[in-house]
Context: one part of a larger RNA
RNA sequence: GCCUGCGAGUUUACGCAUAUCCUUCGUCUAAGGGGUUUACCCCCGAAGGCACAGGGAAACCGAGUCUGAAUAGGGCAACUAUAGGGUAUGCGUAAGACCCGAAGCGAGAUGAGCUUGCCAUGAGCAGGGUGAAGCAACUGGAAACGGUUGCGGAGGCCCGAACCCGUAGGUUGUACAACGCCUUGGGAUGACUUGUGGCAAGGAGUGAAAAGCUAAUCGAAUCUCGCAAUAGCUGGUUCUCUCCGAAAUAGCUUUAGGGCUAGUGUUAGGUGUUCCUUCCGGGGGUAGAGCACUGGAAGGUCUCAACAGGGAGCAAUCUCGUGAGACCUAUCAAACUCCGAAUACCGGAAGUCAAAAGCCUGGCAAUUAGAACGUGGGGGCUAAGCUCCACUGUUCAAAAGGGAAACAGCCCAGAUCGUAGGUUAAGGCCCCUAAAUCGACGCUCAGUGCAUCACAAGGAGGUGGAGUUUCAUUGACAAUGAGGAUGUUGGCUUAGAAGCAGCCACCAUUUAAAGAAAGCGUAACAGCUCACUCAUCGAGAGACUCUGCGCCGAAGAUAAUCGGGGCUAAGCGUCGUGCCGAAACCACGGGCUUUCAUCCAAUUUAUUGGGUGGGAGCGGUAGGAGAGCGUUCCAUUCCGCAAUGAAGCCAAAGGGGCGACCCAUGGUGGAGCGUAUGGAAGUGAGAAUGCAGGU
Numbered sequence: 001g002c003c004u005g006c007g008a009g010u011u012u013a014c015g016c017a018u019a020u021c022c023u024u025c026g027u028c029u030a031a032g033g034g035g036u037u038u039a040c041c042c043c044c045g046a047a048g049g050c051a052c053a054g055g056g057a058a059a060c061c062g063a064g065u066c067u068g069a070a071u072a073g074g075g076c077a078a079c080u081a082u083a084g085g086g087u088a089u090g091c092g093u094a095a096g097a098c099c100c101g102a103a104g105c106g107a108g109a110u111g112a113g114c115u116u117g118c119c120a121u122g123a124g125c126a127g128g129g130u131g132a133a134g135c136a137a138c139u140g141g142a143a144a145c146g147g148u149u150g151c152g153g154a155g156g157c158c159c160g161a162a163c164c165c166g167u168a169g170g171u172u173g174u175a176c177a178a179c180g181c182c183u184u185g186g187g188a189u190g191a192c193u194u195g196u197g198g199c200a201a202g203g204a205g206u207g208a209a210a211a212g213c214u215a216a217u218c219g220a221a222u223c224u225c226g227c228a229a230u231a232g233c234u235g236g237u238u239c240u241c242u243c244c245g246a247a248a249u250a251g252c253u254u255u256a257g258g259g260c261u262a263g264u265g266u267u268a269g270g271u272g273u274u275c276c277u278u279c280c281g282g283g284g285g286u287a288g289a290g291c292a293c294u295g296g297a298a299g300g301u302c303u304c305a306a307c308a309g310g311g312a313g314c315a316a317u318c319u320c321g322u323g324a325g326a327c328c329u330a331u332c333a334a335a336c337u338c339c340g341a342a343u344a345c346c347g348g349a350a351g352u353c354a355a356a357a358g359c360c361u362g363g364c365a366a367u368u369a370g371a372a373c374g375u376g377g378g379g380g381c382u383a384a385g386c387u388c389c390a391c392u393g394u395u396c397a398a399a400a401g402g403g404a405a406a407c408a409g410c411c412c413a414g415a416u417c418g419u420a421g422g423u424u425a426a427g428g429c430c431c432c433u434a435a436a437u438c439g440a441c442g443c444u445c446a447g448u449g450c451a452u453c454a455c456a457a458g459g460a461g462g463u464g465g466a467g468u469u470u471c472a473u474u475g476a477c478a479a480u481g482a483g484g485a486u487g488u489u490g491g492c493u494u495a496g497a498a499g500c501a502g503c504c505a506c507c508a509u510u511u512a513a514a515g516a517a518a519g520c521g522u523a524a525c526a527g528c529u530c531a532c533u534c535a536u537c538g539a540g541a542g543a544c545u546c547u548g549c550g551c552c553g554a555a556g557a558u559a560a561u562c563g564g565g566g567c568u569a570a571g572c573g574u575c576g577u578g579c580c581g582a583a584a585c586c587a588c589g590g591g592c593u594u595u596c597a598u599c600c601a602a603u604u605u606a607u608u609g610g611g612u613g614g615g616a617g618c619g620g621u622a623g624g625a626g627a628g629c630g631u632u633c634c635a636u637u638c639c640g641c642a643a644u645g646a647a648g649c650c651a652a653a654g655g656g657g658c659g660a661c662c663c664a665u666g667g668u669g670g671a672g673c674g675u676a677u678g679g680a681a682g683u684g685a686g687a688a689u690g691c692a693g694g695u
Base pairs, nucleotide, nucleotide: 001695002694003693004692005691006690011095012094013093014092015091016090017089018088019087020086021085022084023083026050027049028048032044033043034042035041036039054061055060064076065075066074067073098236099235101233105226106225107224108223109222110221116200117199118198119197120196121195122194123193124192125190127159128158129157130155134151135150136149137148138147139146140145163187164186165185168183169182170181171180202218204214205213206212239628240627241626242625243624244623249262250261251260252259253258263367264366265364266363267362268361269360270359271358273356274357276351277350278349279348280347281346282345288339289337290336294333295332296331298329299328300327301326302325303324304323305322309320310319311318312317370396371395372394373393374391375390376389377388378387379386401412402411403410416590417589418588419587421586422585423584427580428579429578430565431564432563436577438576439575440574441573442572443571449567450566458552459551462549463548464547465546466545467544468543469542470541471540479536480535481534482533483532485509486508487507490504491503492502515530518529519528520527591618592617593616594615595614596613597612598611599610600609601608602607603606629684631681632680633679634678635677636676638674640673641672648668649667650666651665654663655662656661
């Protein structure tokens, strides 16, 4: 892991509600007692409970009373029915209270055969080294005090076995071992090691102190008990079908992952259109807009003030600038408004005439971690798959199907069941892949693009469209041929300055035209072009604006890619026709719920059951309501079944039921079992790191 078995809303008391039964113009007994057929029995027993009158805190009053000054108003009562009990179910409260689960707290015991410290009494420490005190001999010195040699044998002395320890590395790490083994290492006459006996303990001991150790257990041992501690936490919680179907919000909370009340669900009773839609009538100060107020901010004109400050001037003063105000122009505002919608909201009327809602009173809940998308906003960076509100928006949650390659929240669409029937939606129609290699007119040449998700500033004779404007057969634009001169090397400056370093001036002449020169060039000249003109040629040429589609800008981490192949349309834009395409819709058939009509039957006479027809409906988590299946036992029943074979087990094949499941058949098995109607529960297993057994 698997298989089999076990495994979780129970019981009692009280209360509320629903259903049902009984009693009631009083009712019920409790403890206790008696009886017997010993039982869920019968009788006695009104102490007492509830009811019979309420109101008030109470005195008290009383069909009323309280409040109050009140004969007002209001509250609670009365005005004829009510009260009690039993059973079942749902829920609440008290109890272990659906089950399993702490860490912990307390009490009493048991432990120092492990370990810590201490006490008593014993034991152990190969060998080697060093050589203190002291003593002796000799000797120096006046003395104090030394020296040499020998003897001697001190020390938490040195090296190193036993012994004690455990430094470093390795090994082991389902081990030889719940700390070992190997190599290496520290102490080894001492604060040493060790045997035996003894003493000290749980908020206590012991501790050369690490909160170490106190029997593989220690920031409070172990065992038993209180004890089923408590757990606003996690996990688990067992058969079927039918109807409806949420919430993730508000307020309060030592409250925020928990509660209580409201909101939203369901169900019973009541009300009977109150709901909703449309129309009519309302108030508003949002969007927008505006500048009339309050403020902000730009430009201009004028006036005033002070000269903050700068500049010029000897100064007077001038000028730039500064502040305030008025006006003009163009503007801005959530906390501005001379204005002002759409929606929404409130009231009234009409319509739908029960298909669907609303409201009231009870029972029972669940929910109070929400998510994305769209729109209006706050926070943030007009960042976030960000965060906080609103639209009581949509979807998911609790929703399957089709589309978006894949993809809870996007688009289409809400699955009762069946059909090798049909029509469509979103989206698609070259192949993968169902359906157009469909039609018309354009655009794009970049594989741009081929749904979204990949783009900016900026740059460019890419190309299409629309427009404005200039030149042009009196010949444009481009190209080619020719000219482009003279006064003059203008004057100044300069070494030089001759069109072309620089400054000044920029005239005149000849001309078809030609600048005192637009550029290159020279040391300066020279030289080459340009403007400008003529000729050749012969029809458009140039500048600008708006716009469509493209180009560059464009660098990433495992080869790449529009889903892929691939495509010049199978890309983009505007039209059109057809087709495909879902659990949508339609068709046919079946089931169920509910409502209406109708028929039949039964009776307690206003209900129940059944049939037929019409309408509407049947996704569903938490959850509410309803109807059933099965297991064990009990009572009654079938004069039930059974060795001519019970239960149980095996088998895919038959039959019934929407289903839980039931019946039949065959085999096995070998002794009990079922039907119907009631009743009572140790009543249903796949999950709990569940428990036990097996494997």
Molecule: large-subunit ribosomal RNA, domain II
Organism: Minisyncoccia bacterium